A computed fold for a 1400-nucleotide RNA from an uncultured bacterium, annotated as small-subunit ribosomal RNA.

[in-house]
RNA sequence: UUAGAGUUUGAUCCUGGCUCAGGACGAACGCUGGCGGCGUGCUUAACACAUGCAAGUCGAACGGAGUUAUUUGGAAAGCUUGCUUUUUGGAUAACUUGGUGGCGGACGGGUGAGUAACGCGUGAGUAAUCUGUCUCACACAGGGGAAUAACGCACCGAAAGGUGUGCUAAUACCGCAUGAGACCACAGGGAGGCAUCUUCCAGGGGUCAAAGAUUUAUCGGUGUGAGGUGAGCUCGCGUCCCAUUAGAUAGUUGGUGAGGUAACGGCCCACCAAGUCGACGAUGGGUAGCCGACCUGAGAGGGUGAUCGGCCACAUUGGAACUGAGAUACGGUCCAAACUCCUACGGGAGGCAGCAGUGAGGAAUAUUGGUCAAUGGACGCAAGUCUGAACCAGCCAUGCCGCGUGAAGGAAUAAGGCCCUAUGGGUCGUAAACUUCUUUUGUGGUGGAGCAAUAAGUCGUACGUGUACGGCGAUGAGAGUACAUCACGAAUAAGCAUCGGCUAACUCCGUGCCAGCAGCCGCGGUAAUACGGAGGAUGCAAGCGUUAUCCGGAUUUAUUGGGUUUAAAGGGUGCGUAGGCUGUGAUCCAAGUCAGGGGUGAAAGCCCGGAGCUCAACUCCGGAACUGCCUUUGAUACUGGAUUGCUGGAAUACGGAUGCCGUGGGAGGAAUGAGUAGUGUAGCGGUGAAAUGCAUAGAUAUUACUCAGAACACCGAUUGCGAAGGCAUCUCACGAAUCCGUCAUUGACGCUGAGGCACGAAAGCGUGGGGAUCAAACAGGAUUAGAUACCCUGGUAGUCCACGCAGUAAACGAUGAUAACUAACCGUCGGCGAUAGACAGUCGGUGGCCAAGCGAAAGCGAUAAGUUAUCCACCUGGGGAGUACGUUCGCAAGAAUGAAACUCAAAGGAAUUGACGGGGGCCCGCACAAGCGGAGGAGCAUGUGGUUUAAUUCGAUGAUACGCGAGGAACCUUACCCGGGCUCGAACGGCUAGUGAACGACUCAGAGAUGAGAAGGUCCUUCGGGACACUAGUCGAGGUGCUGCAUGGUUGUCGUCAGCUCGUGUCGUGAGAUGUUGGCUUAAGUGCCAUAACGAGCGCAACCCUUGUCGCCAGUUACCAUCAUUCAGUUGGGGACUCUGGCGAGACUGCCACCGCAAGGUGUGAGGAAGGCGGGGAUGACGUCAAAUCAGCACGGCCCUUACGUCCGGGGCGACACACGUGUUACAAUGGUAGCUACAGAGGGAAGCCACCUGGUGACAGGGAGCAGAUCUCGAAAAGCUAUCUCAGUUCGGAUUGGAGUCUGCAACUCGACUCCAUGAAGCUGGAUUCGCUAGUAAUCGCGCAUCAGCCAUGGCGCGGUGAAUACGUUCCCGGGCCUUGCACACACCGCCCGUCAAG
Repeated sequence: UUAGAGUUUGAUCCUGGCUCAGGACGAACGCUGGCGGCGUGCUUAACACAUGCAAGUCGAACGGAGUUAUUUGGAAAGCUUGCUUUUUGGAUAACUUGGUGGCGGACGGGUGAGUAACGCGUGAGUAAUCUGUCUCACACAGGGGAAUAACGCACCGAAAGGUGUGCUAAUACCGCAUGAGACCACAGGGAGGCAUCUUCCAGGGGUCAAAGAUUUAUCGGUGUGAGGUGAGCUCGCGUCCCAUUAGAUAGUUGGUGAGGUAACGGCCCACCAAGUCGACGAUGGGUAGCCGACCUGAGAGGGUGAUCGGCCACAUUGGAACUGAGAUACGGUCCAAACUCCUACGGGAGGCAGCAGUGAGGAAUAUUGGUCAAUGGACGCAAGUCUGAACCAGCCAUGCCGCGUGAAGGAAUAAGGCCCUAUGGGUCGUAAACUUCUUUUGUGGUGGAGCAAUAAGUCGUACGUGUACGGCGAUGAGAGUACAUCACGAAUAAGCAUCGGCUAACUCCGUGCCAGCAGCCGCGGUAAUACGGAGGAUGCAAGCGUUAUCCGGAUUUAUUGGGUUUAAAGGGUGCGUAGGCUGUGAUCCAAGUCAGGGGUGAAAGCCCGGAGCUCAACUCCGGAACUGCCUUUGAUACUGGAUUGCUGGAAUACGGAUGCCGUGGGAGGAAUGAGUAGUGUAGCGGUGAAAUGCAUAGAUAUUACUCAGAACACCGAUUGCGAAGGCAUCUCACGAAUCCGUCAUUGACGCUGAGGCACGAAAGCGUGGGGAUCAAACAGGAUUAGAUACCCUGGUAGUCCACGCAGUAAACGAUGAUAACUAACCGUCGGCGAUAGACAGUCGGUGGCCAAGCGAAAGCGAUAAGUUAUCCACCUGGGGAGUACGUUCGCAAGAAUGAAACUCAAAGGAAUUGACGGGGGCCCGCACAAGCGGAGGAGCAUGUGGUUUAAUUCGAUGAUACGCGAGGAACCUUACCCGGGCUCGAACGGCUAGUGAACGACUCAGAGAUGAGAAGGUCCUUCGGGACACUAGUCGAGGUGCUGCAUGGUUGUCGUCAGCUCGUGUCGUGAGAUGUUGGCUUAAGUGCCAUAACGAGCGCAACCCUUGUCGCCAGUUACCAUCAUUCAGUUGGGGACUCUGGCGAGACUGCCACCGCAAGGUGUGAGGAAGGCGGGGAUGACGUCAAAUCAGCACGGCCCUUACGUCCGGGGCGACACACGUGUUACAAUGGUAGCUACAGAGGGAAGCCACCUGGUGACAGGGAGCAGAUCUCGAAAAGCUAUCUCAGUUCGGAUUGGAGUCUGCAACUCGACUCCAUGAAGCUGGAUUCGCUAGUAAUCGCGCAUCAGCCAUGGCGCGGUGAAUACGUUCCCGGGCCUUGCACACACCGCCCGUCAAG
């Protein structure tokens, strides 16, 4: 001392990228801003620079010049006659300084352009070197000479500047003397090392010095040596990217000699040799100053190289030397170039990457400030001078640190804002107001530092007599600052970002895929916690956010610390070079390794301890650390090196065995095709069906003979062999390999293997052969919307051989090679063992299934994907792309190597649940099939679309809208249109005020609503008033206006299909699975059996209603057998029957036979009214379709309020070139017409049903009895019998039209039904296609009811009468259920997705 999260999916696990939370910054931008301390401040244009300053100093080196003062001469003037003034000389003193000279301008300060380098870092070396000033030691300073600036004179030039001539000095320059000493060469002796060498001693020879100044204290000068400091050079190690940069190099590498340098060296030159560097990355290209350190990180690392410190490089660009101790010199010189400036055009001047400052560039970076007081530097004996080094101040929230913007009390929880479930509550909020207190900060006043040590000088002490220490002793830019103190007064001081998740913090309004947001996922299409505003909240705070960049998270380059069967990733295979790794014993060495010592690792920084500023930041002191490098001493297990052994690895030998192993030669039969001949006749061939094609010139078929090329049936296998690719008739030759046995030989000879070399399917290429079959291309025929395909007929390259090239494949076990280890079981091939048709041993192969273990899972599992070791290859999100460019190879095709821009937030693996499949299995349904009858053609009715219209109100739209909402549109309904009215409103509730009973015949105007008038009427009362009505006002109204995608409720559909789930347990990392699967069975997840499941729930079934049989009870209005009566169950009577309506019984595979474990099934079985669910109804699981309905009702939100409300009249919803749905009537003889005649059920009925009578052809009308109903009434038709029509647009069919009527109603024009007479249309059974129905069903016949004044009803809902046909069966169509399989689908196949074209 190690934290994670979001995002791929319907969900899951994994792989994997993207993104976020943290820290940092010389920053910038936006909003905001009280104070102080300490830091920092052109990252861009090494772009250009106005102006000022940044390096001078020494008169104690020198000669001059100048000023002042004093003094002393000469001359002149004035007069106050000894003074003043002016002028000109000399001397002295003080001061100044242009020049000569000395020292310093090589430091300090700036910048990072160049540089990939001994440039830097670190450690060594210099026996290959220099070093001014400084320190120490020794020795010395004698005597001369010749010049030259300044200056004077003359001259040139615009200027800068220069020329000539003359005078002069020195610590400037030059000889001579001296030589302790140094250097050079010579010869002698000694010592040492590191190869060339170094060093010491004495000898004689040659060469080499000097300067003075002065205040007499001192400061200087020369030579030599030593030290110190600084510098030069050399070497080991370390120091970015690109191999799509692989070869580089002629002074190049070395030698000899000479030159040069302070010094070594090809540093330079002459000659000689041919080397030197490089995959341990030379050379080339790109980028970059390096380090101490700084940021980040747990660390290892990664990134950076601002400020401070060390080194290097540079000074407009390039080059060159001079001077000097030191430079190849930022504020020196010369040359060249670019630029700028001056100019009299001849010529000159300049270099801010010093400090300020200006312009430019840029997102962006400060004052043309003060002072030498301190620290430091230069010069000087010193005083001192200079110092944009430095110290201070100024500007900037640019960073770090500190402080403040008040504290305590205070509830009517005020007002106001905001929100809500809204007479009320919540929140801002003790927040404010208010009371009390404090005064940091602020303003004003007063005081006021430390930084100062010393210099000159002086006193003292010590000694080594010129140094140190102590005392006294001028000097402060900052600055009247810090600080202290007094007064005043809460007074002067809060913002920014965020609030969907990650991520702390939520509501309202506005907006309506717009405007906008966004780091990622993603928000916004009318109820947005995601946009904008507001209120509130959260976070940080004089700052807060954003942006850029770096590290982290990222174990996402993995040394610590990853992977490669399927996610990205094992080279196609072998041989083998370099390299890496390497069995076992002994001895030695000590390179690696380990331990101890020494040197170095600058300071600052980081860390620890302490101290000083009020604290902190900051600063100071001490320690630790600096993991490194060098050196030395020791240890020897391991690695390494040397020597010598061993046999287990490896190889060899001998013997045996095996095989589709390779190469070359020879041989064989079947098939195919062809040729010739024969037989034979009309087709053959081909396909889903055909056609092209072949065939009377004789095909196909068949027989015989012959030829050609290619391939080798059966055996044949999870068989065998080979490194891989691959290898199959038989045989010969040659070659190779593997295995086993023996344990004989060698003695680690081994493993892997970057480059390299070899092999390497098919297709392809070159040359030459060959060519039977098959067959790219191509042609024709089909198929098709098309068909450059699939199918067919032909057919060329090719397929085959030889020799070359090519070098790739899903070259796959998608699994590199080698070695070792780790339970079992079952096969098989080759040996050995053993031998018995047996088998349990052993070695080597080849398969299956599994333990442990591994894995994301699927799976692998001694033939590992387990556990280890060694080596090689490869991977790092998807697309772009194995593409482009470059290079290499190739005849070409192409192969190998192999990017980037840009773009996306994923791409992907395995497994799960669904849905889906022109996948499979099983099963069901009027699903098909088998039948019957329809629709689609005609007329009419009705609904819809469309069109039209002032309006044709609205809704319903595949199945699941369309005779649907509507079970009744002439007005009303009515929602639509036109017109006329009303605004407390057409209805209702509350309150206030007023008036009046309420009510209201009747009259007038008007289309009406409505308005005006009015006879009449006179309620209750406790006399206050009340009920009721009207008027005025008010609070609530009203809306068939929008949203069924905000909703409730209800409904349709899948579907009366058999399914849908849960608890506990178990399995799986998990989503999930199991149960619910399997076998049998059922109408059924209905049961039985099996079973890691055991149980349970919603569904199924049953319970309910109805119908079918019987029994019991009860009989009125029903019934009538027996008795009586009558026209008549009319009446008496009866309780038997029918019937009615209550209660029961009955059916359960209960019995029998067979099959079956059982459940259950089968049967013309028995019995029974009914038999295997008896028929029908009600009953609709979890859910699906954002299915339908805001116009039935309810309801959130939005919208209208003299109208989108409401009343009235009229119109419309009924329109009509057309299209569709649903019906009805028909087309006729199983019929029509006329006459006669019989039999229901279920219902309805009082403003009703209406018997019966009368009238009318009839609808109906006028009378009129009964019945609120088993009593009265509405009431059958088809059928049956008789007659007629005789196949025709008819005696079929009835539309349409004319006329005349009836009824309902205020009213039948738009727009009712019915009746009668007349008229008599289309239509002669309906294309593709399509609907219903499995028994009392279809078909057919009529009857009733609801709604309703009437009715457009042929509709809907019911009722009964008559009453069939067919089902072999499940291949196919449609729908559904279960299991299984595939999947790139999950909005779920109406999915997903690819390409082209067009537009943008």
Its mean pLDDT, the model's own confidence on a scale to 100, is 83.